[in-house]
Context: one part of a larger RNA
Molecule: small-subunit ribosomal RNA, central domain
Organism: uncultured prokaryote
C1' cells in the first nucleotide's frame, strides 16, 4: 500500500445548507497535461535472478549476462481523462397555470371542562383506598342553579390521512411568508452532484432577565403499605410546564437503515394531481408524486430485506477495528451554571 465492514454483532455525523476538494450529460474541431509507444542518456559496486568456473561438495568466493527507474532528454499516436473554442437539450433551473395540505412567523375569536370566586336553594357528610387514614365540611362542605374574573388545552372531524430537512406541527378567522406537486408550451443552456472545515436550524429537561400560573406536578410535608419503604397508593404541594427574550446543543435525536442518480417479476390497499373512455356511475382505464401491507429473483449469519431494497451499480461524504478501564482522564475550544465536544493511556480479562 491493497484486501472487510457499518438494520439488529463495533460502526451513517440529530438535520440542512455551503466554501475548498472529489466526481461529472450529448456532439464536433483542436491542444498534446494525464496516457501509449520508439529512441538516446542514465540507473557505481555489492546483493537478488540466469549461465560458468574455484575451494573434495555445500555454505562461500570468481568471472560474465540479465533484470531493475513514478527517471531525464527527444520524436510520434490521439481512442479515454483533462485544457481551450464552438454547438445542443435527455440532467439541473426559470416562466405560466391549476391543486392539496396540523409546513413557519403574527394578530384576533370561539366552545366544553377543571378549579377559584360571589350570590340562590339546600343538609350531613364529601373525598379517597385493595381496605384505611391524613385532607374538606354545622364558622354550612359536597351537590345543584346563576354571575364573574383567569390560565391551559383543543373532545368529535382524526385516518400505518396530511405537511415539513429534521426536530416537530391539530378549534375557527386574518395578515404576512417557505416548500411540494400537476399540466401544456416557452425560455437558460450542464448552470449539477457530493461536500473536510465553516454556518443555521434543533424535543424534553435546564440556566439567565421579565410576565403569567387554572390544572398537573421534580423537590417537600402529611397518611398508609412494610421488618424497614428516603418508593411503588392516598391527600396537599414549590420549582417547572405557559409567555417574551436571551442562552444550552443533548436524546432509543430511530426506518437504530448518509445524500444523489440509474437499472432489476407481479399483486392489493390509500392520499393529491392529471387524461381518457363509455352503460354517466359510490363507475372503469392510463399516468404521475407520495404512503402503507404481501410478494417473485437476487441479498442476508438468521431474522429479515425485496422498486421507499438491506438487489444490481457509480458518485462523494462520516464512521468501526476484542470486553472492561470510558465516552473517563490531562489539554484545547465552546458555556452564566449544569455541562457539552475533541480525546488517550497505565492496568486488567
Nucleotide at each position: 500500500c491493497u484486501g472487510g465492514g457499518c438494520g439488529u454483532a463495533a460502526a451513517g455525523c440529530g438535520c440542512a445548507u455551503g466554501c475548498a476538494g472529489g466526481u461529472g450529460g450529448u456532439u464536433u474541431g483542436u491542444u498534446a497535461a494525464g496516457u501509449c509507444a520508439g529512441a538516446u542518456g542514465u540507473g557505481a559496486a555489492a546483493g537478488c535472478c540466469c549461465g560458468a568456473g574455484g575451494c573434495u561438495c555445500a555454505a562461500c568466493c570468481u568471472c560474465g549476462g540479465a533484470a531493475g527507474g513514478u527517471c531525464a532528454u527527444u520524436u510520434g499516436a490521439a481512442a479515454c481523462u483533462g485544457g481551450c473554442a464552438a454547438a445542443c437539450u435527455a440532467g439541473a433551473g426559470u416562466a405560466c397555470u391549476g391543486u392539496a395540505g396540523a409546513g413557519g412567523g403574527g394578530g384576533g375569536u370561539a366552545g366544553a371542562a377543571u378549579a377559584u370566586u360571589a350570590g340562590g336553594u339546600g343538609u350531613a357528610g364529601c373525598g379517597g383506598u385493595g381496605a384505611a387514614a391524613u385532607g374538606c365540611g354545622u364558622a354550612g362542605a359536597g351537590a345543584u342553579c346563576u354571575g364573574a374574573a383567569g390560565g391551559a388545552a383543543u373532545a368529535c372531524c382524526a385516518g400505518u390521512g396530511g405537511c415539513g430537512a429534521a426536530g416537530g406541527c391539530g378549534g375557527c378567522c386574518c395578515c404576512c411568508u417557505g416548500g411540494a406537486u400537476u399540466g401544456a408550451u416557452a425560455c437558460u443552456g450542464a448552470c449539477a452532484c457530493u461536500g473536510a472545515g465553516g454556518u443555521g436550524c434543533g424535543a424534553a429537561a435546564g440556566c439567565g432577565u421579565g410576565g403569567g400560573u387554572a390544572g398537573c406536578a421534580a423537590a417537600c410535608a402529611g397518611g398508609a403499605u412494610u421488618a424497614g419503604a428516603u418508593a411503588c397508593c392516598c391527600u396537599g404541594g414549590u420549582a417547572g410546564u405557559c409567555c417574551a427574550u436571551g442562552c444550552c446543543g443533548u436524546a432509543a435525536a430511530c426506518g437504530a437503515u448518509g445524500u444523489c442518480a440509474a437499472c432489476u417479476a407481479g399483486c392489493c390497499g390509500u392520499u393529491g394531481g392529471a387524461a381518457g373512455a363509455c352503460u354517466u356511475g359510490a363507475u372503469c382505464u392510463u399516468u404521475u408524486a407520495g404512503u402503507g401491507g404481501c410478494g417473485c429473483a437476487g441479498c442476508u449469519a438468521a431474522c429479515g430485506c425485496a422498486a421507499u431494497a438491506a438487489g444490481u451499480u457509480g458518485a462523494c461524504c462520516g464512521c468501526c477495528u476484542g470486553g472492561g478501564g470510558a465516552g473517563u482522564a490531562c489539554g484545547g475550544c465552546c458555556g452564566c451554571a449544569a455541562g457539552g465536544u475533541u480525546a488517550a493511556a497505565a492496568c486488567u480479562c